Transfer RNA from a Thermoplasmata archaeon, 77 nucleotides, folded computationally. NCBI's taxonomy places the organism under Archaea, Methanobacteriati, Thermoplasmatota, Thermoplasmata. Its Rfam family is "tRNA". The family's RNA type in Rfam is transfer RNA. It was read from a public genome assembly. Its mean pLDDT, the model's own confidence on a scale to 100, is 80.
RNA sequence: GCGGUUGUGGUCUAGACUGGUUAGGACCCAAGCUUCCCAAGCUUGUGGCCCGGGUUCAAAUCCCGGCAACCGCACCA
Numbered sequence: 001g002c003g004g005u006u007g008u009g010g011u012c013u014a015g016a017c018u019g020g021u022u023a024g025g026a027c028c029c030a031a032g033c034u035u036c037c038c039a040a041g042c043u044u045g046u047g048g049c050c051c052g053g054g055u056u057c058a059a060a061u062c063c064c065g066g067c068a069a070c071c072g073c074a075c076c077a
Stems, first nucleotide, its partner, number of pairs: 001073007010027004020057001029045005050066005
């Protein structure tokens, strides 16, 4: 350099093929309930789609460019 895969809260992850109206789940965190206390359990809450642009009534999803990680190939006397 070429090709491919991936990128979603503090951590992990579903959703993308087939666009659809509050982006789901688990852990953590905060508050409350419960308990003699702790743990466990229950309820509630904060917080997220790598960046930019385009298409569209509507984009995590489709298209273009970029960035990062990984894999393969090529180059490297």